Small-subunit ribosomal RNA, central domain from an uncultured bacterium, 351 nucleotides, folded computationally. Its mean pLDDT, the model's own confidence on a scale to 100, is 85. The RNAcentral record of the full RNA draws on ENA.

Context: one part of a larger RNA
RNA sequence: CUGGGCGUAAAGCGUGCGCAGGCGGUUUUUUAAGCCAGAGGUGAAAUCCCGGAGCUCAACUUCGGAAUGGCCCUUGGAACUGGAAAGCUUGAGAACGGUAGAGGUGAGUGGAAUUCCCAGUGUAGAGGUGAAAUUCGUAGAUAUUGGGAAGAACACCGGUGGCGAAGGCGGCUCACUGGACCGUUUCUGACGCUCAGGCACGAAAGCGUGGGGGAGCAAACAGGAUUAGAUACCCUGGUAGUCCACGCCUUAAACGAUGGAUGCUAGCCGUUGUGAGGCAUGCCUCCUCAGUGGCGCAGCUAACGCGUGAAGCAUCCCCGCCUGGGGAGUACGGCCGCAAGGCUAAAACUC
Numbered sequence: 001c002u003g004g005g006c007g008u009a010a011a012g013c014g015u016g017c018g019c020a021g022g023c024g025g026u027u028u029u030u031u032a033a034g035c036c037a038g039a040g041g042u043g044a045a046a047u048c049c050c051g052g053a054g055c056u057c058a059a060c061u062u063c064g065g066a067a068u069g070g071c072c073c074u075u076g077g078a079a080c081u082g083g084a085a086a087g088c089u090u091g092a093g094a095a096c097g098g099u100a101g102a103g104g105u106g107a108g109u110g111g112a113a114u115u116c117c118c119a120g121u122g123u124a125g126a127g128g129u130g131a132a133a134u135u136c137g138u139a140g141a142u143a144u145u146g147g148g149a150a151g152a153a154c155a156c157c158g159g160u161g162g163c164g165a166a167g168g169c170g171g172c173u174c175a176c177u178g179g180a181c182c183g184u185u186u187c188u189g190a191c192g193c194u195c196a197g198g199c200a201c202g203a204a205a206g207c208g209u210g211g212g213g214g215a216g217c218a219a220a221c222a223g224g225a226u227u228a229g230a231u232a233c234c235c236u237g238g239u240a241g242u243c244c245a246c247g248c249c250u251u252a253a254a255c256g257a258u259g260g261a262u263g264c265u266a267g268c269c270g271u272u273g274u275g276a277g278g279c280a281u282g283c284c285u286c287c288u289c290a291g292u293g294g295c296g297c298a299g300c301u302a303a304c305g306c307g308u309g310a311a312g313c314a315u316c317c318c319c320g321c322c323u324g325g326g327g328a329g330u331a332c333g334g335c336c337g338c339a340a341g342g343c344u345a346a347a348a349c350u351c
Stems, first nucleotide, its partner, number of pairs: 004322003007304002012319001014201004021194003025088007033081002035077004040072003049065006091191001092188003095184005103177007110154001114150008125136002162169002206248004211244002216242002221237004259318002262314003267295007275287001276285004299306002324351003333344004
């Protein structure tokens, strides 16, 4: 390389958009590049193979044949692939009418709680733990009442609920804005699928700005305990950070450890949205389509399990990735980054 694989054994890029490339619905006509059939030419010799012959045999030599993955030319064929022309509507998209939603961005705003400040009441404790101590408190703490300030997060509703490509998204209101779904079947007429490179987004942590902000929490750090020790677990404090703006970083058990698209293949029970029907008009019913869960037949699987949201079926189609463990996701080089580091990615050696 081939073959075989990628939920858990090695293996699905974190996610999307998308150029090139690969692949591509249905009908008719046509073409003849691929394809099929026939004829011809060529495919040097030697070697290899088959059948003979010659050295006593063999190796070796020699004669004939076959073979030579092919290539070229020519005559036909037209099912399939491709090309051309003209159509079609089921794929895809659009239009119109509706619907649900923590989808995104910006602005504003609300209450509870926490901490701090001021004032009142009030007096000796409070806090914390397994038990304590550090700590706070007669300079009046804790508790409680009133007032004020600040920042951050949004209890209940809340849900195997919803939305988003993923990361992710949760008080309320407004503005701008992306997508999805349902119904009608009005329009376009294959406009599609996938996608190496490329581009964009991408939790947390981290970085930049002599940036802003800083209530709570809290790496580091300090102290108190525990302990043989305790650079920990527990406690009292506490700085970066956590928040905002702009710019970087680009990694995660970025997980469904399951790439994308299409079609097909028993059922049962929930749930969200929608349309339809029924009536008692806010409930019920079964059904339709779309989403999301729990079981489960066939089938698959090494088993676990998956099972119409497949890990089943399909000659399917396209991309990514794997090839014993360690060395190592490391070194070197290159590219990217302010740095931290990231991406790409070996070998010796060893078992």